[in-house]
Molecule: c-di-AMP riboswitch aptamer (ydaO/yuaA leader)
Organism: Wenjunlia tyrosinilytica
RNA sequence: CGCCGAGUCCGGCCUGUCCGGAGCCGGGGACCCACGCAUUCUGGGGUGAAUCGGGUCCGGUCUUCCAGGCCGGGACCGUAGGGCAACCUUCCGACCCAUCGGCCCGAACCCGACAGCUAACCCGGUAGGCGGUCCACGGAAGGA
Numbered sequence: 001c002g003c004c005g006a007g008u009c010c011g012g013c014c015u016g017u018c019c020g021g022a023g024c025c026g027g028g029g030a031c032c033c034a035c036g037c038a039u040u041c042u043g044g045g046g047u048g049a050a051u052c053g054g055g056u057c058c059g060g061u062c063u064u065c066c067a068g069g070c071c072g073g074g075a076c077c078g079u080a081g082g083g084c085a086a087c088c089u090u091c092c093g094a095c096c097c098a099u100c101g102g103c104c105c106g107a108a109c110c111c112g113a114c115a116g117c118u119a120a121c122c123c124g125g126u127a128g129g130c131g132g133u134c135c136a137c138g139g140a141a142g143g144a
Base pairs, nucleotide, nucleotide: 001131002130003129004128008022009021010020011019012018013016023126024125025124026123027122028121033116043114044111045110046109047108052078053077054076056074057073058072059071060070061069062068081105082104083103084102087143088142089141090140091139092138093137
């Protein structure tokens, strides 16, 4: 300086794992609407892009011990979806001879028997992680 993300900024004094505020983010919560003779162990729900599959290997177990079923774990291949290119947004083009560009992610956690939407109202969060070192592709329009 930049990227993912809501996760930035201001003030205070007892300078702290503190307090307060603005902004941003999330949850709960009426009428109406929706759902429904349904739903409720095949529990249910939330944040988030992070869902849904495939076959393979290993272990255990059942059996008629060939084969097959079930459970658990590992790696791999896809996929709904998501991110990226330097002031911002949008548009156009380029980035392979290849048309549909390229490079990545496709996790993790939380509530605790319970929640549709939802005005008023109520309650929370404001983290963490990563990359670069004068260059990060070009043009147009608008904005700042």